[in-house]
Molecule: transfer RNA
Organism: bacterium
């Protein structure tokens, strides 16, 4: 050099064009004498990045990083 996969909340995923969701962690509240368990609300993401298609893009197309692989 080529060529493949990945990239979404702290973490680990799920989303096949129409307000972006789980599970753990976190924060408050109940519950108990206190812990831990367990119940209830909350917060946190413009989805790697720049650009194009499209009324509308997490999603389709091009460029790009970054990490795994494979080939030379």
């Nucleotide at each position: 050099g080529c060529g493949g996969a990945u990239u979404u909340a702290g973490u680990u995923a799920a989303g096949u064009g129409g307000u972006a969701u789980a599970a753990c962690g976190c924060u408050u509240c109940c519950u108990u004498g206190c812990c831990a368990a367990g119940g209830a609300a909350g917060a946190g993401g413009c989805c790697g990045c720049c650009g194009g298609u499209u009324c509308g893009a997490u999603c389709c197309c091009g460029g790009u990083a970054a990490u795994c692989c494979g080939c030379u």